[in-house]
Molecule: SAM riboswitch aptamer (S box leader)
Organism: uncultured Flavobacteriaceae bacterium
RNA sequence: CUGUUAUCAAGAAAGGCGGAGGGAAUAGACCCAACGAAGCCUUAGCAACCCUUUAACCUUAAAGAAGGUGCUACAUUCUACUGAUUGUUUAAUUAGAUUUAACUUCGGCAGAUAACCA
Numbered sequence: 001c002u003g004u005u006a007u008c009a010a011g012a013a014a015g016g017c018g019g020a021g022g023g024a025a026u027a028g029a030c031c032c033a034a035c036g037a038a039g040c041c042u043u044a045g046c047a048a049c050c051c052u053u054u055a056a057c058c059u060u061a062a063a064g065a066a067g068g069u070g071c072u073a074c075a076u077u078c079u080a081c082u083g084a085u086u087g088u089u090u091a092a093u094u095a096g097a098u099u100u101a102a103c104u105u106c107g108g109c110a111g112a113u114a115a116c117c118a
Base pairs, nucleotide, nucleotide: 003116004115005114006113007112008111013043014042015041016040017039021032022031023030026080027079028078029077044072045071046070049068050067051064052063053062054061055060076110081107083106087103089102090101091100092099
């Protein structure tokens, strides 16, 4: 770095070095940060993707945590869409849930992580 599949409102921090930024990128919002940001290292922890064991047998369940990753502020911090989704919702409008907008649910886009693939 390409693609496929799965997951993403749960969970889990201390110390040392460092010295001003950080929450992926753009814009806006909201936050974190000299009571010390990013980054690096050590230790600890969380989780259970790969993995191990057992049962089952075409795919699943239970238990485990030695090893390979990952993670340990805020929902992936929130919003963004020529929306194709939901509604005993709200507002305006109309002869009429008629139309429009908002909100909400869902989806999409983008991203992160894992396993496999090139």